Context: one part of a larger RNA
This record gives sequence, structure tokens and C1' cells, in this order.
RNA sequence: GAACGAACGCUGGCGGCGUGGAUUAGGCAUGCAAGUCGUGCGAGAAAGGAGUAGCAAUACUCCGAGUAAAGCGGCGAACUGGUGAGUAACAGGUGGGCAACGUGCCCUGAAGUUGGGGAUAACACGCGGAAACGCGUGCUAAUACCGAAUGUGGCCAUUUUGACCUCGGUCGGGAUGGUUAAAGCAGUGAUGCGCUUCAGGAUCGGCCCGCCCCCGAUUAGCUAGUUGGUGAGGUAACGGCUCACCAAGGCAACGAUCGGUAGCUGGUCUGAGAGGAUGGUCAGCCACACUGGAACUGAGAUACGGUCCAGACUCCUACGGGGGGCAGCAGUCUAGAGGCUUCGGCAAUGGGGGCAACCCUGACCGAGCGACGCCGCGUGUGGGAUUGAAGGCCUUCGGGUCGUAAACCACUGUCAUUGGGGAAGAAUGCCUGGAUGGCGAAUCCAGGAGCGACGGUACCCAAGGAGGAAGCCCCGGCUAACUCCGUGCCAGCAGCCGCGGUAAUACGGAGGGGGCAAGCGUUGUUC
Repeated sequence: GAACGAACGCUGGCGGCGUGGAUUAGGCAUGCAAGUCGUGCGAGAAAGGAGUAGCAAUACUCCGAGUAAAGCGGCGAACUGGUGAGUAACAGGUGGGCAACGUGCCCUGAAGUUGGGGAUAACACGCGGAAACGCGUGCUAAUACCGAAUGUGGCCAUUUUGACCUCGGUCGGGAUGGUUAAAGCAGUGAUGCGCUUCAGGAUCGGCCCGCCCCCGAUUAGCUAGUUGGUGAGGUAACGGCUCACCAAGGCAACGAUCGGUAGCUGGUCUGAGAGGAUGGUCAGCCACACUGGAACUGAGAUACGGUCCAGACUCCUACGGGGGGCAGCAGUCUAGAGGCUUCGGCAAUGGGGGCAACCCUGACCGAGCGACGCCGCGUGUGGGAUUGAAGGCCUUCGGGUCGUAAACCACUGUCAUUGGGGAAGAAUGCCUGGAUGGCGAAUCCAGGAGCGACGGUACCCAAGGAGGAAGCCCCGGCUAACUCCGUGCCAGCAGCCGCGGUAAUACGGAGGGGGCAAGCGUUGUUC
């Protein structure tokens, strides 16, 4: 000098864009953050209103409504979002390999979608329990579940044959035998949405390898599933991944093992570069979800807002037993020098579900708070003294200086204030018609209704009036800027050298000056 997720002191007008729990991966009240589909299925309220009967209580019917809430079923919940504890590792980066693999939804192609069965929740009744929740009996449906048929295909076995090859195998064609699928819904219909099997693709993942990746030798030896083999099991898949048996190997001074520290990268800061330091926001990957362990479901998890077990903590309890997990968004307590609103909206972008309408979305878009940072603007502009006002300070008492500064005159109107006008961000989807197309779907075009949280915001216009808007640090040398007074090795200053003991440009105040400016200094850290 530059930089910062900064903090502290003094000061503080406006706007834009960014950014904001770095310590306690400490504990959490409250609300919200993952639902959706009635075009899969069976059931199905109430309040309230109307009517009829009745003296009334009440009963029945219609609307509310096939609505609400719940249940079965499907898809999603493995995404998004958070954090950096652990991890020195094929975790990450980069370049390759898989003839050793998987892939729901999506796209392309081929083929199919026949015919049956038994249950169960909801519900009703009964029972247990304080609750959480549970038990029994009975009834019912399905795109839930289970046999059967068919078998284009797939898989397995036998056999035949072709191509390739790293000579281990891999890929393909044919034959025979065995085995293996399905679900319907909407629509008048056309048709649409689905379902099953197979092949290919796309996407996303899994595994393996080369190289790179902090410090310590005051850590020198480490290792028994250890290293390899055979066989088996297991996995989507290779493999000591696991197991039985066999062999005795494997790693290490080119640093094994052990210990310490640490998420890695794109990047960021600095620097002429080489390098050094760093990894906050944004993006990619990884790991974690109170602590430890385990599997289930599923295309995908060993699953933040799922399950089970154990533990610590905490809450409820009728003492028998139960509930919970903010490192999601806000918010709270604690510790701390220190880091925000318990805000608005799904209008946009994106995601989940749905044929769609639409619903959900603390992702996101916005607003709020903080000079935390960067950038921009303003706090006025021009004129105005050979009487340079008053006042302050200095003075050799002549004067000098603050100083065109003020006053005064003439203007301007940025920002702020008030009033008026007022966006873009909106495209789609939906409805109607048309073109194309097979009288279709899809696509395209035209018209129509409707949709904005931000926000009456940005922006534009007008009004009035210089009115509402400047501080901070420094002035001995380094280092731009000097005098007076006070103090008297005191009080104090200080980054280094050093100042202060009676004339201190170095302490404190004043006047003056220098620097930067809505900031200025200090501290911390890096280069």
C1' cells in the first nucleotide's frame, strides 16, 4: 500500500447493487418449511336454510353435497433447503477404464392388455387405555393382493452356427425343452390418460485405476482377513466384501505406522511475476442430521422434518406408560468484541401431484433491519472589500490572519418534503375460431375472459424555499501541515526513533494549517 462475512471509538443526508451467527455440530417455546390425485376405489357428514305433519316435543323430505373430514390405492416425500462435526481418504481435482454394473418418470421401436378368485381398511357393534394407541366380531371396493391362460419377447438348460478378441472370454443367428406379464379410468364417439414384456436412447448414478492433494522422525518399524490362492456365499456389479480350507505373505527412509491439523475444488486476496495466504457469499462434489448402532420400503436411502434398538437431555402422565429432536425459514436463551423480520407473495423462475382446472412449495421472488462493503449523488451556484465589518487568534503594537469567508445582491432546484400521473417485469395455460394434420393427437395463428407480492414502487410532471443534510484523523523526523497559553520527568504521548526535569512546533487547550470525506481513525488477520 492492498484486502476483510470484521469489531471498537467519534460522526452520520439519500439511493442502487451486494452482503450479514466465523464462538456453542450448545439447548430450544411458537408458527410455517411436502404434498397431491374423486379421470384408481368403497363409503360419506354437520352447522344452517326451506317444506310437510303435529298444540308442542319431534318426525320425515329437499337444499347444503356426493361437499368437508377420514380411509384403501398411486406418484412424490432419496429433489429442494441447512451445516462443516467427522474425514489426510480414490473424500476432492484431473485424465482414463467397466468384456464387472444399475437407472422410476422421459423419448424411440416391437408385441400384448384374456378370464377368474379370496381378502382388508374405511364403516357398524362390542371391549381395553389417563393418553399414545390397541383388540375382537361382522360387512364392502379397487389401477390393492393372489392363482390360471397366452408368450412377440425375456431368462435358464441342451445343441448348432457366425463375428470379434487382451485367448480368459464377449456379442449375435437358429432349433428343442423348461419358466415368466398385465388394470383399468374418462368421453356419445373419435380418442385420450394409463398397464405389461422386450430392445435401444437420454439422464442420473455405482465401481476400478494413473497423477495431484498440510505439518511432525523428539513417531521407525506396521500388519492375522493381514497378503495371495482354491471353492462357496453375497451384491446391480468386480473384489477378503463375507466364510471354509491352503500358502506366508503385504507395506515402509521415494517416510509405512502413529500423532496433530483440516471438508475438497472452481475460485478469492495479495503480488510485476514466480509465489504466499485463503476456501465466507455463488457453483460442483463429499460428509453429517441429538449421540451410537441397525435394517425396512423403494428405481433410488441405509433416509434432516421415516422406522427399530440403546444412551444423554427434555416434556406429559391417572405412575401403568407415552411424546420430542430448528446444522429448514423466522424467532428465543446461553457463551461472545460481534452478525437481521416470529414480514409479503406464489405475480415471475423452478420443483411435486393432477387429463385439466388447480393445489402445495420459508426453494424462490420481494420487502424490512445493519454505513458491513462497493459504487453514485447531495449538503448549493455566480457576484461581492485600495473603508477587508463584528469577533477570535497572533503581534515587533505598525499590523497580520481566519477571509470573498460572512453580511449583501442575483440565481438554481439534484436529493429530501408535499401533490398529480404512472410502468416494464405477462409469456403461457383456459375458452372460441382457423391453418396444418388422418374428420385425430401434437404444433402454429387470430380473437376473447382473466391473472402483479413488489407497489401507487421505479419513472415523469408540478409546488415552495438555500431552506432539512459534515464530520473524523493528523501537524518533532519518517510524513503533507506552526504559533500562543497551560503543565513542569508531573499529568501525559508513543508505529519506530523518542518527547516531558520553567520559553515543549512531540503532553492538554486554543487559533491556524494538512489529509480524507458520509465517513474518519484504531485494533485484529493475510499478502